[in-house]
A computed fold for a 1499-nucleotide RNA from an uncultured bacterium, annotated as small-subunit ribosomal RNA.
Rfam family: Bacterial small subunit ribosomal RNA. The family is grouped with related families in Rfam's "SSU clan".
The coordinates come from a structure-prediction model, not an experiment, and the mean pLDDT is 85.
């Protein structure tokens, strides 16, 4: 601190998603110790059974049960409060605390940081009194009801309980005289003096009483901040203020009564929905973000709602009372209950501990105190659940063992890792020893205060004994022995780590990208590595990365985003300058800001986590003193903003009225005839009833040629004939006035194209809708023909648009140049003028510098550089939808979600492909022509289809006489069916054998068996051969998408490509384009390039002229010779072999730029690469070929190897390719007769000559070849015949006779004689190949072969016609433009329909929950009324008051109940539209000019 992921790259904009901390966790798998903290986040579900608030006899009467003492005794037990004690009971204090738990509460609450009308038991401090009676009443006893709970009536009784009198203030109330007004005792000690012998009486401490203060707590109260929705905009009647009264411990609408009508709220009230706040945690540089477990502080709660007692406190968890719901017990009459204290149980749940020890220690509460009591709390127990700290040992050890893995078979690699040698003993284990946490309190001295006192008390001090749950724990020592102690994740890239094997889009992975369809480092195991270590992954969660909501710290032309525009309240901002203030602001002091936590800096646990002492911080809020620059505020003054007046010119600014030409159309009449109109092309239409054309005339409606612009005006939308009338703004000049009067603008008003809608009018053209013709595969369309709405006018709605400059306003600043529209000033032109320089201010435009900018671009009209105000964005769809609401006559318009899905979606430019884009140029690409295929039978190859098997490959161009240059057997791969198993074939090692081989001879289809014969070499051993046994042979089995090789095509196209330098963030461009020109990226020029590679050429072959050398077996011109170059001769020509020479735009001339070439010419066999071949650039098709060879995985291994025989590879409805042969007279047949090249040839070619009608047979003679032979070339030319026919054309098919080759021609060969004698009479559509010795035609050879050729590779004969030209088709090149393509147009992609699945809108409605309004209703309280009952203290002699209780009754009020509304979940037949989901279905809208440019509104 960044990285993955959109693209073929690339930069950017934007979202997913990673790496980091961190948890009260939960889960897999593992698991040695310790030491510290956590440990129901879910059902505030419900709970068995246990503890969790009591103590106090020094406040009472007293004795139920223990113990002491005593007394009696029949010794079994009784009695006895005397004593220690103390069950129940009165009475006192505590049970408002400690504990829990987070439902509820958006503020009656928290937090801060104030205030003033308050109470306050216990504590402290100061003071007063504590005189003196009285009446009860529970315990207890006795009856009685109940089943229990538990009540009831008598009878007796104490008190610090109750109640009076007395006293009493700085208390309280007052009308200011005045009234009212409290206590309680209990204990210890005790000299005198006194008793009724109990004590009085004195003193000490405790306790009561009033009242002041105070500590501490605690009500109340203000400001300030405290979630989220506006699809919640209006809410409030005790409401909001005021008088009075009442009420509280106290202000107050807190209550009541009466008066006035107010309060709240866009600074967000009320309603809805979530939530206990904080200190703080946890992340994060931080500024925020999230969160409130554990500790701490505050609040609320206690089973669910009400309620009040009773107290200093409570409307009270472990108190009452009432109402519900749920549990229990019962004798059914009636009763008990309340774990959101600790523990534990169910139940939820992904998930949370022990029915544990102890009051030793700290804290509570009582008590005088000793003590009790404390699930507060210390302390153990579970749990890896956090943090930390230790340990599973060191150290030597290379033969680099074994073993495992992997291998190229060499080796690596597990690994110094083990083994092995040596040392160590932490931890756990076993034995010993052994802490601190304990000092109060208590005893016993001093001392000092009280005191009459040395008693007693209390305080200090010294000193003794006690007291310890953990726990014999922590430490510490000894003993033994490496001994008891390692896993989990991951290894495709983000991320550190790699191979092997299984699998085979299967099982699976996967946090993003993605993996897996047979060589998967992605999946499963293993081997290796790597990380982290008692842990290590998963999952969830939070923040962070993420500047991905930005305050620090984005953005808005084109990526998501500038409201259509203007005017404008509130709001925010606001010009110069002087006084004054002090609200913001800034500075100094000060009080808070609990402690804890962080931090820092020390101290204890052996370290550390962890405790703990200071200190810092706590950015914050109060109070106060100050300064006066800056904003606010107030008062003056300015004139540079703004604004008014005066004087010019511009103008489709607007609103009315009023006129004009020219067009279409229609009427009407002439003229005149046969067609018009349309269109790619027709048709429907119009016309002989007279159209079109054409002339006069007349109606009516809309729009306003030309001026006319890159113009001008207006906020925008938008405005155009002309002429009047009305009226807005703006712009120049020069004064002169007001004096900041000014910008922006949410809600808000007001204009807003077109379609549209509502009323009336208008209606020439045009034209949605429709109609009707063409087009099509359809054509609800493009194209025609005709036509309503509407378009127009007037009144009114509608409020949208790609309303676009995709650019919100307003100021200032900050290079130029060049139009252009309005003024204004100065010139020049003698002077007016027309015109034209210059300078200025307003507008509107092109380029541009610097800047900005992802680039595109923008660039004084900003998109630069600041300043202000507003609008808007925050990934794509879903979806501007649905709801709900305003608005609207409706269409609809405005606000405006989510579920689900996806990992992209998208800008700007790059390079390529690609256009039914544009330019340029080629090519047998079309033209222009010659001949074919496509119709016939036939050959042959493929498809199908058949078959035991029909052996496999090649399948658009670039498969289909292709691999196969030649299937009867073999070939041969296939089928059937016999045999074989180290194998037909290699090589090796090991043990055997002998001759193997070959020949004969049965048997068999044959392989093969038997039987018989049978010495190659060499002879010693061995070579060979044969057997057996093991490795391994073998395979045309599988993968050409694992490969090499080699081969097709684009393409013999002219391209492709570097290095350096330059651009440009970057892909990339330059260059190589661009002017010329070439077959050529061929070569000139030019130019941010300059070189250079690999193609092009050229260099090799053959051909063409010529020369030179040589002449056999070639060849003969002249001599001689013959039948014949046969022969002698002869190199002179042909030829043949070698060797050079010639052609280079070299020369004239024209064009061209003076290039480069290019036209034309001239010599020359040959002229502009002469012909022709060989030679194929980076690379494209995962193109072909594992079946030529060759090779990696896989697969078979008595068979997917080998052998052998017969079969098939030859089939046969049928479609295709490719030849061959015809259809005929340029031609068949027949007779004569001529001229080639290039081959081959001993298992070969085969002459002469004889036989055969021929195929052929016979025979041998040459010839290892410029010597013999194959071999007669044929078409052609002379000559004859046929005469347009299914023919003397054609030759298929069949029949027969035969030849050859050959172990064999049945399936299956060729040829041949003879007989037969089919279809064809020039072949739709469509489609082929050639540009010269080419097409066409016509024969001849060779390979392969035993024979087999219409292929198939060559050779030679005769030999044309056309090219005007690049519009078009089809292929390729430059260069330019689009593009949503990049597997690249055979691209990419829309939409309805069909099937699944998923969430979601509407729905008759239905079923909950909240909440409101109205009415019944009214338990228990509580507050007033009340005189029906009752009733001890006081007053009275008494009757009887006073008062108090129970009862009634009004008010108030929870549960409850009914009517209605709202809001929200849930469901709901059907039904709407979304979303997803390798290979449905119809078309083809978009992306190119997408074939009708596209795209927004809008019907």
């Nucleotide at each position: 601190a960044g990285g993955g992921u959109u693209u073929g790259a690339u930069c950017c904009u934007g979202g997913c998603u990673c790496a980091g901390a961190u948890u009260g966790a939960a889960c897999g798998c593992u698991g040695g110790c310790g030491g510290c903290a956590u440990g129901c986040u879910u059902u505030a579900c419900a709970c068995a059974u246990g503890c969790a608030a009591g103590u106090c006899g020094a406040a009472c009467g007293g004795u139920a049960a223990c113990g002491c003492g005593g007394g009696c005794u029949u010794c079994g037990g009784c009695c006895u409060g005397g004593c220690g004690a103390c069950g129940a009971g009165u009475g006192g204090c505590g049970g408002a605390c400690g504990g829990g738990u987070g439902a509820g509460u958006a503020a009656u609450g928290c937090a801060u940081c104030g205030g003033a009308a308050c109470g306050u038991a216990u504590c402290c401090a100061u003071u007063u009194g504590u005189g003196g009676g009285g009446g009860a009443u529970a315990g207890c006893c006795c009856g009685g009801c109940g089943a229990a709970a538990g009540c009831c009536g008598g009878a007796u009784u104490a008190a610090u309980a109750c109640c009076g009198c007395a006293u009493a203030a700085g208390c309280u109330c007052u009308g200011a005289g005045g009234a009212g007004g409290a206590a309680a005792g209990c204990g210890g000690g005790g000299g005198a003096c006194c008793u009724u012998c109990g004590g009085g009486c004195c003193u000490c401490g405790c306790g009561c009483u009033g009242a002041u203060g105070g500590a501490g707590c605690g009500g109340c109260u203000g400001a300030u901040g405290u979630c989220g929705g506006a699809u919640u905009a209006g809410c409030u009647u005790g409401u909001u203020g005021g008088u009075a009264g009442g009420g509280u411990a106290a202000a107050g609408g807190c209550c009541u009564a009466c008066c006035a009508a107010g309060g709240c709220g866009a600074c967000g009230a009320u309603c809805c929905g979530u939530a206990g706040c904080u200190g703080g945690u946890c992340u994060g540089a931080g500024a925020g973000g999230a969160u409130g477990a554990u500790c701490a502080g505050c609040c609320a709660c206690a089973c669910u709602g009400g309620a009040a007692c009773u107290g200093a406190g409570a409307c009270a968890c472990g108190g009452u009372c009432c109402a519900g719901a749920c549990u229990c017990c019962u004798a059914c009459g009636g009763g008990a209950g309340g774990c959101a204290g600790c523990a534990g149980u169910g139940g939820g749940g992904a998930a949370u501990u022990u029915u544990g020890g102890a009051c030793a220690a700290u804290g509570g509460g009582g008590g005088a105190a000793a003590c009790c009591c404390u699930g507060a709390u210390c302390c153990a127990g579970c749990c890896a659940u956090g943090c930390c700290g230790c340990g599973u040992g060191c150290g030597g050890g290379a033969a680099g063992a074994a073993g495992g893995c992997c291998c190229u078979c060499g080796g690596g690699u597990u690994g110094u890792a083990a083994a092995c040698c040596g040392c160590u003993u932490u931890c756990a284990g076993a034995c010993g020893g052994a802490a601190a946490g304990a000092a109060a309190u208590a005893g016993c001295g001093c001392a000092a205060g009280u005191u009459a006192a040395u008693a007693c008390c209390u305080u200090g001090u010294g000193u003794u004994g006690a007291u310890g749950a953990c726990g014999g724990u922590a430490c510490c020592g000894u003993c033994a022995g490496a001994a008891g102690a390692a896993g989990c994740a991951c290894c495709g890239g983000c991320u550190a780590a790699c191979u092997a094997c299984g699998u085979g889009c299967c099982a699976g992975c996967a946090g993003c990208c993605g993996c897996g369809g047979u060589a998967a480092u992605a999946c499963g195991u293993a081997g290796g590595g790597u990380g982290c270590g008692a842990g290590c992954g998963u999952u969830a969660a939070u923040c962070g990365g993420a500047a991905u909501u930005a305050c620090u710290g984005g953005g808005c032309g084109u990526a998501a985003a500038g409201c259509g525009u203007g005017c404008g309240c509130a709001g925010g901002c606001g010009g110069u300058u002087c006084u004054c203030u002090a609200a913001g602001a800034c500075a100094g002091g000060u009080g808070u800001g609990a402690a804890a936590u962080c931090c820092c800096c020390g101290g204890g646990c052996u370290u550390a986590a962890c405790c703990u002492g200071g200190g810092a911080a706590u950015u914050g809020c109060g109070c106060u003193u100050g300064u006066g620059a800056c904003u606010g505020g107030a008062g003056g003054a300015c004139u540079a903003g703004a604004g008014u007046g005066u004087g010019g010119a511009a103008g489709a600014g607007g609103g009315g009225g009023a006129u004009g030409g020219a067009a279409u159309u229609c009427c009407u009449g002439g003229u005149g005839u046969a067609g018009c109109a349309g269109u790619g092309a027709a048709a429907u239409g119009c016309g002989u009833a007279g159209a079109u054309a054409u002339c006069a005339g007349g109606a009516g409606g809309a729009a306003c040629a030309c001026c006319g612009a890159u113009g001008g005006c207006g906020a925008a939308g938008g405005c155009a004939g002309u002429c009047c009338c009305c009226u807005g703004g703006g712009c120049c000049a020069a004064c002169a006035c007001u004096g900041a009067c000014g910008c922006u603008c949410a809600u808000g008003c007001a204009c807003g194209a077109a379609a549209g809608c509502u009323a009336g009018g208008g209606g020439a053209g045009c034209a949605a809708a429709c109609a009707g013709g063409a087009u099509u595969a359809g054509a609800u369309a493009c194209c025609c023909u005709g036509g309503u709405a509407g378009u127009c006018c007037u009144a009114g709605c509608u409020g949208u648009a790609a309303a676009c400059g995709a650019u919100g306003g307003a100021u200032a600043c900050u290079a130029g140049a060049c139009g252009u529209a309005g003024g204004a000033a100065c010139u020049g032109g003698a002077u007016u003028g027309a015109c034209g320089g210059u300078u200025u201010c307003u507008g509107u435009g092109u380029c541009g510098u610097a800047g900005c900018u992802a680039a595109c671009g923008c660039g004084u009209u900003a998109a630069g550089u600041a300043u202000c105000c507003c609008g808007c964005c925050u990934g794509g769809g879903g979806a501007g939808u649905a709801c709900g609401g305003u608005c609207g006559c409706a269409a609809g318009a405005c606000u405006a979600a989510a579920a689900c899905u996806c990992a992209a979606a998208g800008g700007a430019a790059u390079u390529g492909a690609c256009g039914g884009g544009a330019c340029c140029c080629c090519g047998c690409a079309c033209a222009a022509g010659c001949g074919g295929c496509g119709g016939a039978g036939c050959a042959u190859g493929c498809g199908g289809c058949u078959u035991a098997a029909u052996u496999c490959g090649a399948u658009g161009a670039u498969a289909c006489c292709c691999g196969u240059a030649g299937a009867a057997c073999c070939u041969u791969a296939c089928c059937u069916g016999g045999a074989c198993u180290u194998g037909a074939c290699a090589u090796a090692u090991a043990g055997g054998g002998u001759c193997a081989a070959g020949c004969u001879a049965u048997a068999g289809a044959g392989a093969u068996a038997u039987a018989g014969u049978g010495u190659g070499c060499a002879u010693u051993a061995g070579c060979g051969c044969c057997c057996u046994a093991u490795a391994c042979a073998g395979g045309u089995g599988g993968u050409g998408c694992a490969u090499g090789g080699c081969u097709g095509u684009c393409g013999u196209c002219a391209g492709c490509u570097c290095g350096u330098g330059u651009c440009g963030u970057g892909a990339g461009a330059u260059g190589u384009u661009g002017g010329g020109u070439u077959a050529a990226g061929u070569c000139c020029c030019g130019c941010a390039a300059c070189g250079a590679g690999c193609g092009c050429a050229a260099c090799c072959c053959c051909u063409g002229u010529c020369c030179u050398a040589u002449g056999u077996u070639g060849c003969c011109a002249g001599c001689a010779u013959u039948u014949a170059g046969u022969u002698g001769g002869g190199g002179a020509c042909u030829c043949a072999u070698a060797g050079g020479a010639g052609a280079c735009u070299g020369c004239c001339g024209g064009u061209g730029a003076u290039a480069a070439a290019c036209c034309g010419g001239a010599g020359g066999a040959a002229g502009g690469u002469g012909g022709g071949g060989a030679u194929g650039a980076c690379g494209u098709c995962a193109a072909g070929u594992c079946c030529u060879c060759a090779u990696g995985g896989c697969c078979c291994u008595u068979a997917u190897g080998g052998c052998c025989a017969g079969g098939g590879c030859u089939u046969c409805a049928c479609a295709c390719g490719u030849a061959a042969u015809a259809c005929a007279a340029u031609g068949g047949u027949c007779g004569g007769u001529a001229c080639a090249g290039a081959g081959g040839g001993u298992u070969g070619c085969c002459a002469a000559c004889c036989c055969g009608c021929g195929a052929g047979g016979g025979g041998g003679a040459g010839c290892c070849a410029a010597u013999c032979c194959c071999a007669g070339a044929a078409a052609g030319c002379c000559g004859a015949u046929c005469g347009u026919a299914g023919u003397c054309c054609g030759g298929a098919u069949u029949g027969u006779a035969g030849u050859c080759u050959g172990c064999a021609a049945c399936u299956c060969g060729a040829c041949u004689g003879c007989a037969u004698g089919a279809a064809g009479u020039c072949g739709g559509a469509a489609u082929c190949g050639c540009u010269a010795g080419u097409a066409a035609u016509c024969g001849c050879g060779g390979a392969u072969c035993a024979g087999c050729a219409u292929g198939u590779c060559g050779c030679g004969g005769u030999g044309a016609a056309u090219a005007c030209g690049u519009u078009c088709c089809c292929g390729g090149g430059c260069c330019u433009u689009g593009u949503a393509c990049a597997c690249a147009c055979c691209g990419c992609c829309c939409g309805u329909c069909a099937c699944a699945c998923c969430a979601u809108g509407g729905g008759a409605g239905u079923g909950g929950g909240u909440u409101u309004u109205a009415c019944c209703a009214g338990a228990a309280g509580u507050a007033g009324u009340u005189a029906g009952u009752c009733u001890a203290a006081c007053c009275g002699c008494a009757a009887g008051g006073a008062a108090g209780a129970c009862g009634a009754u009004u008010a108030c009020c929870a549960c409850g109940g009914u009517a209605g509304g709202a809001u929200u979940c849930a469901u709901g037949a059907c039904u709407g539209g979304g979303g997803u989901g390798a290979a449905g279905u119809c078309g083809u809208a978009a992306c190119a000019a997408g074939g009708u440019a596209g795209c927004c509104g809008u019907a």